The RNA shown here (Glycine riboswitch aptamer) has 89 nucleotides and comes from Sporolactobacillus shoreae.
[in-house]
RNA sequence: AUGAUGUCAUGAGGAGAGGGCGCAUUCAUGCGACGCCGAAGGAGCAAGCGAACAGUGAAUCUCUCAGGCAAAAAGACUCGUGGCAGACG
Numbered sequence: 001a002u003g004a005u006g007u008c009a010u011g012a013g014g015a016g017a018g019g020g021c022g023c024a025u026u027c028a029u030g031c032g033a034c035g036c037c038g039a040a041g042g043a044g045c046a047a048g049c050g051a052a053c054a055g056u057g058a059a060u061c062u063c064u065c066a067g068g069c070a071a072a073a074a075g076a077c078u079c080g081u082g083g084c085a086g087a088c089g
Base pairs, nucleotide, nucleotide: 005085006084007083008082009081010080011079012078013077018034021032022031023030024029035069036068037067041065042063043062044061048056049055
């Protein structure tokens, strides 16, 4: 010096579902009863492994606790840039 990959920060892109009803109210929001969505977070599991019991075991699957259902904010994930580490050569 190359730099797979990981992590932090930052920029861009980024879906779905009632801007519904009643009450309060300072737009936000709170309470109540319904209807929905899944891509923050969370929870669950297959094959396999296993002294073959126990246990372990992934997700963009499932559940919807939480979150969300005009806009805004958030948003898994993708790409770019920078910092730090760094397999391989």
The coordinates come from a structure-prediction model, not an experiment, and the mean pLDDT is 84.
The organism belongs to Sporolactobacillus, within Bacteria.
Of the family's consensus pairs, 90% are formed in the model.